Bacterial large signal recognition particle RNA from an Acidimicrobiia bacterium, 270 nucleotides, folded computationally. Taxonomically the source falls in Acidimicrobiia (Bacteria, Bacillati, Actinomycetota).
């Protein structure tokens, strides 16, 4: 030193979390790394605790075991005139928005077909009268309307009378009084939340409206602008607690992949 043939390892590893504590199962992470069953009110373990049962491959090194360098990533602890959101209090220099006054810049409306203004009249109010409409009685008018006690006429009967001839008179028929019921053209009486009426008088601030003088302004809607106001109701500003995310930055631990350095065998034969 070489060949053949085993054997220990090997075939992934690490964070947080579970848990007295280790390990796997679930999460993240490194990045490529044999099959199959089994495992969260779970499995197998007790400090070399780093699954459990089967099977299979690979083998003393590129491969396996130590250490060191890096450092993905994860977990803790603090900070920051640092952001954003939420949450509970407070404030005032009155920022918005509300109210409210004021200007006539901008807008919008009226204006020479004549504004503001000034003069005179009329209407709208209000009283009286008068007309009228509306109603209501009454008058009129139409019908009905009295067992007797209303008027006519009065059959029958009934009373006087010798007789002629005469009384009084139911029923009945006609007619009317009070009453009643209908009509409401005319006429009279009262009466109204009544009139594009019609007249006297009032009153005339407002609104409308007509005439005349005069000759260019007025009105304030919405904004602008100026100004008062008060609450902490709305939004917005500042302060202050407390709470979550993000960023930034520093300690702390564990640290995966890659590099590097050592180490680790048995028989046979040559």
């Nucleotide at each position: 030193c070489c060949g053949u043939g085993c054997u220990a390892g090997g075939c992934g590893g690490g964070g947080a979390g579970c848990u007295c504590g280790u390990g796997g199962u679930g999460c993240c992470u490194u990045g490529u790394a044999c099959c199959c069953c089994c495992a969260a009110u779970c499995c197998a373990c007790g400090u070399c605790a780093g699954g459990g049962g089967g099977g299979g491959c690979u083998g003393a090194a590129c491969u396996c075991c130590c250490g060191c360098u890096c450092g993905a990533g994860g977990c803790c602890c603090g900070g920051g005139c640092c952001g954003c959101c939420g949450u509970a209090g407070g404030g005032a220099a009155g920022g918005c928005g509300a109210u409210c006054c004021g200007c006539a810049c901008g807008u919008g409306g009226c204006u020479u077909u004549g504004a503001u203004g000034g003069c005179c009249g009329g209407g709208u109010c209000c009283u009286g009268c008068g007309c009228a409409a509306c109603g209501a009685g009454a008058u009129c008018u139409c019908g009905u309307g009295a067992a007797c006690c209303g008027a006519g006429u009065c059959a029958g009967g009934u009373c006087c009378g010798g007789a002629a001839g005469g009384a009084a008179g139911c029923a009945g028929c006609u007619c009317u009084c009070a009453g009643c019921g209908g009509g409401c053209c005319c006429u009279c009486u009262c009466g109204u939340g009544u009139g594009c009426c019609g007249u006297a008088g009032g009153g005339u601030g407002g609104c409308c409206u007509g005439g005349c003088c005069g000759g260019a302004g007025c009105c304030g809607u919405c904004g602008a602008c100026g100004g008062a106001c008060a609450a902490c109701c709305g939004c917005g500003c500042c302060c202050u607690u407390c709470g979550g995310c993000g960023c930034c930055g520093g300690g702390g631990u564990c640290g995966a992949c890659c590099g590097c350095g050592g180490g680790u065998g048995c028989a046979c034969g040559g």